This is a predicted structure of a 254-nucleotide part of an RNA (large-subunit ribosomal RNA, domain VI) from a Candidatus Microgenomatia bacterium.
It matches the Rfam family "Bacterial large subunit ribosomal RNA".
The RNAcentral record of the full RNA draws on ENA.
Context: one part of a larger RNA
RNA sequence: CAUUUGAGUCUUGAGGGGAGCUAGCCUCAGUACGAGAGGACCAGGCUGGGGGAAUCCCUAGUGUGCCGGUUGGGGCGUCAGCCGCAACGCCGGGUAGCUACAUUCCUUGUGGAUAACCGCUGAAAGCAUCUAAGCGGGAAGCCCACCCCAAGAUGAGGACUCUAUAAGACCCCAGAAAGAACAUCUGGUUAAUAGGCAGGAAGUGGAAGGGUAGUAAUAUCUUAAGCUUACCUGUACUAAUCGGUCGAAAAAGA
Repeated sequence: CAUUUGAGUCUUGAGGGGAGCUAGCCUCAGUACGAGAGGACCAGGCUGGGGGAAUCCCUAGUGUGCCGGUUGGGGCGUCAGCCGCAACGCCGGGUAGCUACAUUCCUUGUGGAUAACCGCUGAAAGCAUCUAAGCGGGAAGCCCACCCCAAGAUGAGGACUCUAUAAGACCCCAGAAAGAACAUCUGGUUAAUAGGCAGGAAGUGGAAGGGUAGUAAUAUCUUAAGCUUACCUGUACUAAUCGGUCGAAAAAGA
């Protein structure tokens, strides 16, 4: 931009894409077969490998805005307590998120039409012949079934609802389950969208100050302490103000 003239929600599926894998063991059965050695088809079951999807409850990794320990030299005049730099200085842990090494699931069908091939009936051609008429079987392949996209499918589909005070959308603003921009999604006071605050979860691991013991390093008590990012719940304290723009046609009827 179009979908012959507006929107919102939900859809049909022409068409397209994805998937399609494989091994071992058990039963059938030491059966059929075979002199023996050996050793099945068909059918059923179990467990794996490879591939894929989803998810973060468990396990594990990361986690440079969390907590703790610690070295060197610098700063706050000194002590104490802190801060800055040294690859996050180094080290021990670790929330959310993101992940796999984790967990769960899928890898299918007694469907349809077929290939080679195997047949039934059967003439032309009194026989024979799977074929000429007719009818079956038959593959990891084809179609369908399974998953995804899909009406620019210009053949532009369908349903419902709203719409004359338009419905609705956008601009703008607060943002994240989204993200390069855009888009998408959640909200905009009739509000929990973000921040703050409160409580919780979770992490770290016992704060500072003070008391006590010790010459001291240090230990212990106050004290499951103090601190805490992305998580959960709540709460209008702060910010989503006020607003603007776009947006239904001609005819008929009234």
Model confidence (mean pLDDT): 86 of 100.